[in-house]
RNA sequence: GGAUAGGACUUUGGAGAGACCUGUAAAGGCGCCGAAGGGGCAAAGCGUAUCGAAAGAUGCGUCCAAUCUCUCAGGCAAAAGGACAAAGUGCAACCU
Repeated sequence: GGAUAGGACUUUGGAGAGACCUGUAAAGGCGCCGAAGGGGCAAAGCGUAUCGAAAGAUGCGUCCAAUCUCUCAGGCAAAAGGACAAAGUGCAACCU
């Protein structure tokens, strides 16, 4: 200097569902949401066993994604938080 894309920071955008009930409070009860975090699931791949002349088939193991799913955590006025997206800054890796 270049092209990618990994994580970090800054700015902007950013959904859902109770300003529920009892209680002085502490706390308890019922209902609900999925987009912090966390858990679960496929095909394919790999390994292996059996069958088969072969192609291949089947079983088992391993690996294993999401905006799907669970609702442990979190949340259900505003604020805060917020997956994700865009822009910028600098860092690591790569090339010259």
Model confidence (mean pLDDT): 77 of 100. This is a predicted structure of a 96-nucleotide RNA (Glycine riboswitch aptamer).